Transfer RNA from a Candidatus Limnocylindrales bacterium, 76 nucleotides, folded computationally. Taxonomically the source falls in Candidatus Limnocylindrales (Bacteria, Bacillati, Chloroflexota, Candidatus Limnocylindria). The coordinates come from a structure-prediction model, not an experiment, and the mean pLDDT is 81. RNAcentral holds the sequence, with entries from ENA and MGnify. It matches the Rfam family "tRNA". By type it is a transfer RNA. The same sequence occurs in records of 2 taxa.
RNA sequence: GCCGAUGUAACUCAGUUGGUAGAGUAACUCUUUCGUAAAGAGUAAGUCGUGGGUCCGACUCCCACCAUCGGCUCCA
Numbered sequence: 001g002c003c004g005a006u007g008u009a010a011c012u013c014a015g016u017u018g019g020u021a022g023a024g025u026a027a028c029u030c031u032u033u034c035g036u037a038a039a040g041a042g043u044a045a046g047u048c049g050u051g052g053g054u055c056c057g058a059c060u061c062c063c064a065c066c067a068u069c070g071g072c073u074c075c076a
Base pairs, nucleotide, nucleotide: 001072002071003070004069005068006067007066010025011024012023013022019056027043028042029041030040031039049065050064051063052062053061
């Protein structure tokens, strides 16, 4: 330099033809216990990597860029 994949909650990940974003773990609160842990119930948490475009409507489609990972090539 070229090609590809990934980017969504603190973490790990869903989100099937575009129709107002979810799960598990963690955190916090309550119940339980002499207390802790475990267990049960509940709560909060997201400008969906960034910026544009298309559309009535975009996590989803298009373009550019950024970050991480992998492959190929060149030079040293």